Model confidence (mean pLDDT): 81 of 100. The RNA shown here (small-subunit ribosomal RNA) has 1449 nucleotides and comes from an uncultured prokaryote. It matches the Rfam family "Bacterial small subunit ribosomal RNA". The RNAcentral record of the sequence draws on ENA.

RNA sequence: GAUCCUGGCUCAGAACGAACGUUAGCGGCGCGCCUAACACAUGCAAGUCGAGCGAGAAAGGACUUCGGUCCCGGUAAAGCGGCGCACGGGUGAGUAACACGUAGAUCAUCUACCCCCGAGUGGUGGACAACUUCCCGAAAGGGAAGCUAAGGGAAGCUAAUACAGCAUAAGACCACUUUAGUGGCCAAAGCGAGCCUCUCCAUUGGAAGCCCGCGCUUGGGGAUGAGUCUGCGGCCCAUCAGCUAGUUGGUAAGGUAAUGGCUUACCAAGGCUAAGACGGGUAGCUGGUCUGAGAGGAUGAACAGCCACACUGGAACUGAGACACGGUCCAGACUCCUACGGGAGGCAGCAGUGGGGAAUCUUGCGCAAUGGGCGAAAGCCUGACGCAGCGACGCCGCGUGAGCGAUGAAGGUCUUCGGAUUGUAAAGCUCUGUGGGGAGAGAAGAAUAAGGGCAGGUUAAUACCCUGUCUGAUGACGGUAUCUCUUUAGCAAGCACCGGCUAACUCUGUGCCAGCAGCCGCGGUAAUACAGAGGGUGCGAACGUUGUUCGGAAUCACUGGGCGUAAAGCGGGUGUAGGCGGCAAGGCAAGUCGGAUGUGAAAUCCCGGGGCUCAACCCCGGAAGUGCACUCGAAACUGCUUAGCUAGAGUCCUGGAGAGGAAGGCGGAAUGCUUGGUGUAGAGGUGAAAUUCGUAGAUAUCAAGCGGAACACCGGUGGCGAAGGCGGCCUUCUGGACAGUGACUGACGCUGAGACCCGAAAGCGUGGGGAGCAAACAGGAUUAGAUACCCUGGUAGUCCACGCCGUAAACGAUGAGUGCUAGGUGUCGCGGGAAUUGACCCCUGCGGUGCCGUAGUUAGCGCGUUAAGCACUCCGCCUGGGGAUUACGGCCGCAAGUCUAAAACUCAAAGGAAUUGACGGGGGCCCGCACAAGCGGUGGAGCAUGUGGUUUAAUUCGACACAACGCGCAGAACCUUACCUGGGCUAGGAAAUGCAGGAACUCGGUCGAAUGGUCGGAGUGCCCUUCGGGGAGCCGGGUGACAGGUGCUGCAUGGCUGUCGUCAGCUCGUGUCGUGAGAUGUUGGGUUAAGUCCCGCAACGAGCGCAACCCUCGUCCUUAGUUGCCAGCAUUAAGUUGGGCACUCUAACGGGACUGCCGACCGUCAAGUCGGAGGAAGGUGGGGAUGACGUCAAGUCCUCAUGGCCCUUAUGUCCAGGGCUACACACGUGCUACAAUGGUCGGUACAAUGGGUCGCGAAGCCGCGAGGUGGAGCCAAUCUCAAAAAGCCGGCCUCAGUACGGAUAGGAGUCUGCAACUCGACUCCUUGAAGGCGGAAUCGCUAGUAAUCGCUGAUCAGCAUGGCAGCGGUGAAUACGUUCCCGGGCCUUGUACACACCGCCCGUCACACCAUGGGAGUUGAUUGCUCCAGAAGUGGCUGAGCCAACCUU
Repeated sequence: GAUCCUGGCUCAGAACGAACGUUAGCGGCGCGCCUAACACAUGCAAGUCGAGCGAGAAAGGACUUCGGUCCCGGUAAAGCGGCGCACGGGUGAGUAACACGUAGAUCAUCUACCCCCGAGUGGUGGACAACUUCCCGAAAGGGAAGCUAAGGGAAGCUAAUACAGCAUAAGACCACUUUAGUGGCCAAAGCGAGCCUCUCCAUUGGAAGCCCGCGCUUGGGGAUGAGUCUGCGGCCCAUCAGCUAGUUGGUAAGGUAAUGGCUUACCAAGGCUAAGACGGGUAGCUGGUCUGAGAGGAUGAACAGCCACACUGGAACUGAGACACGGUCCAGACUCCUACGGGAGGCAGCAGUGGGGAAUCUUGCGCAAUGGGCGAAAGCCUGACGCAGCGACGCCGCGUGAGCGAUGAAGGUCUUCGGAUUGUAAAGCUCUGUGGGGAGAGAAGAAUAAGGGCAGGUUAAUACCCUGUCUGAUGACGGUAUCUCUUUAGCAAGCACCGGCUAACUCUGUGCCAGCAGCCGCGGUAAUACAGAGGGUGCGAACGUUGUUCGGAAUCACUGGGCGUAAAGCGGGUGUAGGCGGCAAGGCAAGUCGGAUGUGAAAUCCCGGGGCUCAACCCCGGAAGUGCACUCGAAACUGCUUAGCUAGAGUCCUGGAGAGGAAGGCGGAAUGCUUGGUGUAGAGGUGAAAUUCGUAGAUAUCAAGCGGAACACCGGUGGCGAAGGCGGCCUUCUGGACAGUGACUGACGCUGAGACCCGAAAGCGUGGGGAGCAAACAGGAUUAGAUACCCUGGUAGUCCACGCCGUAAACGAUGAGUGCUAGGUGUCGCGGGAAUUGACCCCUGCGGUGCCGUAGUUAGCGCGUUAAGCACUCCGCCUGGGGAUUACGGCCGCAAGUCUAAAACUCAAAGGAAUUGACGGGGGCCCGCACAAGCGGUGGAGCAUGUGGUUUAAUUCGACACAACGCGCAGAACCUUACCUGGGCUAGGAAAUGCAGGAACUCGGUCGAAUGGUCGGAGUGCCCUUCGGGGAGCCGGGUGACAGGUGCUGCAUGGCUGUCGUCAGCUCGUGUCGUGAGAUGUUGGGUUAAGUCCCGCAACGAGCGCAACCCUCGUCCUUAGUUGCCAGCAUUAAGUUGGGCACUCUAACGGGACUGCCGACCGUCAAGUCGGAGGAAGGUGGGGAUGACGUCAAGUCCUCAUGGCCCUUAUGUCCAGGGCUACACACGUGCUACAAUGGUCGGUACAAUGGGUCGCGAAGCCGCGAGGUGGAGCCAAUCUCAAAAAGCCGGCCUCAGUACGGAUAGGAGUCUGCAACUCGACUCCUUGAAGGCGGAAUCGCUAGUAAUCGCUGAUCAGCAUGGCAGCGGUGAAUACGUUCCCGGGCCUUGUACACACCGCCCGUCACACCAUGGGAGUUGAUUGCUCCAGAAGUGGCUGAGCCAACCUU
């Protein structure tokens, strides 16, 4: 890297009271402060009744005699009184509660208005407002007087359905009596209309009469509404475990509409709690809503039911009902007014304002409809409501056109330049007319109004009243919906996305910048991911983003998960509560099952139907509502109960096994110490040493003694125990298991939250003990250091007694129990059978302990009757990694610390198993000049050359471990040349195309450093020709598409190359195995140089590599015989010539070598190996060419080619000069040396490969020489370069900075070249430096090799005795072997690596930032207990004053 699994993160869906961004044509229906229960200006939101009552205007109008009268009008406003104001409307702060939901209870209750029924409605009295006057006050408002008392006076003297007595009194209540009564006690209000039948007055009539209506009182019933109580249900935290004194109950009393500790007194001591009391946090509850397959989860906007609240807290009053949103009182905060004395207020009603906030509307119209209050009614009031306005906030509908139309127009974009695409899209032609504009018509929503007519009922009645019918006014919306005509395709499309998930691709710009991003992740010069454009995809009057919820998530798993190793079995046991529980029978009916009944509000969801043109929306009907209650039934199962059973469990008896536990005693070996003897110089210790001990006698050895601790052998995946754990022997006490046999009990069982007990080692406390060992500590070593490993010492401790601690990888990383599901093979204990003298052996049963393995299971590894299989029961535990075996709190502990146990923040993973590689100072096997064995070097010197560095105007550029550095460069004086300086050119030096002119070319003068400029002269060729001319090529002029670039990117590329490595490997098809990645084959046993071959094998085959085929050298044959050769013959100075082609040689074709033959006391009788024969050559004969899949983003854009980018009077191009040749220094590669195996002088011998006409150049002559002259010969087996050198022979040198070495330097020359200054080579003379064999380190080489010697060639005018490519001459040494170093191959093992050990990764420190804990403290909020002060108000008690309607006198 890939795989399977676990596991989290993220996305695709739906929804929303939304917000934000861009955009926006119309309509319908809905919705619209989720935040500050924050504060509120202004207006409105609850009044009404004159048919309950008293009093009663002003203004205005008309008339006027100007005095006033009349109308409005008994109207408005105010007052007394009645009803309403407790509804409707708002909000969700509080509330975890009988608040809500559901089902019940009320023999423990109330209920105004309404309905039904019964009875009644008689009589009397005295006040308070309004009003008037006066007083106080800024105001708000209040007070006083009159009415109305008290003292006086005057005037006047009010009503009522207000208030209070009296009468009547059924029921209720009380008392007495007793079940039948008696007694006591309690009421009221009238108003309006009509009529004269009755009564009275009276005679058009009136009321005290009648009648009707509305009221009133009382009683009973109903309806409605409300109060109270109960069962059940619905949040989080146990890091809240104990709470409670009116607390729990009783008795009595009080209180209430009513039960009740609701309150009080007394008595008792109870009550609640692990099924979660108490405490803390959060929250209105529900019908429903959203999501989901469902089960569930989340939610409680709008609509509907209930509750709670009304600035905050407290309180009561009134009332049928309130402890009262638009009432009262008190306290508080805040705001406002003020004359500073004092007052006023409460939008969580509708609008609206400020504020908060991401964010939520008009200070609209109307009571026409619906509903409500009052009223007999008309009517009034109604921010309830009906409408309109604003807002794409949501849902729904419609439109922005339709048909035809290919030169596939233009334009845009892309392009391989051919074209493709935008695209039937447009234009054009033919149509349509929704929305918009103009003109016109124009609704439904409206009825049981009042009143009137008619009919019926009632009545004395043609009144009144009731019922039916006809008639009859009224529309905010709104001139709106809708319809008709007209207008013109005309006025109406955007938003997001296009790397994967996820539908949709290109260009340009940018260059880890700017930016994007839901997750993974994009961006560092070719970005489908950024930005723009073209194109495309998706949705569409919207589209995206953000937020929230559910889903996906089986990711809290009831449906529906897990715990050997991924997170997860408590260290172990005993056992409480609880859960679960054997066989058979009877009963009950709690669970369970079935039926019926009631309820489960409406709306919503679903189904059917209907109405708006459809839809959204609305209406009607149905179904459903899994629930609760009550009732009837069933009896299988669970439960309860009764009486039984024996298979579970237990008891008794017999027997053997055992390191099971506790206590006491005993034993020997060993270490150490002490004493004595012998004995002498070391001992000890280690990788090596040292510290240490020892001449004061050690170590060693012998004898004796002391002391403590541990128990060799037996000893064993043997035994025992619940676990921790238990090991010498004996005794005592004691627990458990097992086997056998019968008898007994009769489910007595299993598990087990809490609880209790046990619990290795270390550690702690007290007291002992202390031989050895040994944290800490000391010393010695090791090391860069060594607070370690090693060594010498050594204290706690280890041991004992008692008491704590309570943890471990306390592990089988596997809770306990029961049943079921193949076997095989060990071992321990007990038994049976058969057999035996007996022990074994064999068959078999039960219990334990191991290994292997079937089915099955598992992600895999593995497990597998000792389950991790198949099931049941109970307990414990898990829910991404880190933070965190942590903090805080609590329990425990002497302490150390243990147990319990978070969050902020942070990451997009962390993890398990297995796979392929790579790696390992893991293992095995093997190879290579890899080491070793050898020979010669480098590193030291001088010089050459390359590089770094430095310098410079420039020192052009590239190459950097091996695999850059005598490399590109097979040759920089100019050129080359790319660099620098200076001077020039600008369509250009070359190339392609078109056009005028001139042929090309060359000479001279002048300027210049040169390119070149300028002037002048000479001058026409080639081809064709009709002789006019035309064409090719060249020069030059202008034009414009372009040229040009050694400029950048080798990390955009091709090609080529290096390297691992000439290492033996790299793969494929089919099959098989595996969930899969993959494996097998390619592994294994042999063998080889080789994955070479053989054998075996779930593999069988195949490909690229290896080998072979190719070239060359070595041998032979054949063919051929010049320029080559010469055996024999002739000849010459000479293979010179004749001759010859045998030989050498040349160069073409062949042969030859294949483990073919022999042996092996080698081999699996295979491959092959070893030895031998023969052979020129033997096991690949030597050498070369040949380089698998791939690796190194290896090298090269400066060989060439090439994408992209960049320059275009310059980054192009020309010229001169300079530079690439610099020089404190460092490195690489070489040459020459340091000498005698040498140097030097003389003589002399032997090669091969090669080169040559712009060439090689002989002989001869000149020069010391480089060289010059000369020119024969040669396009080469012919001529020439050409001398080979080391070697051999001889002379000299004699160990010295030399007759070694040749650097450096001076002088003189030669050659090439336009030109040797920077900067060539060579020659001669002179000079004669370092250097005496080279530190650490390091390189090459295994045979014709190393070493050494020269020769040739390419490049090239010249320049290589030093580089490179070749050639030959002379010609060694060594390899025991594979331990080690380096590199490589195969197998195996471990891995947290995969950019692959140059990997990964841990901790401290420094700085900045984020979050969190602690912190001397400080501050706010909340809260327990106690104490002080204490408003309003209610109740009670008491006092004072006054009154006298009631009561008393």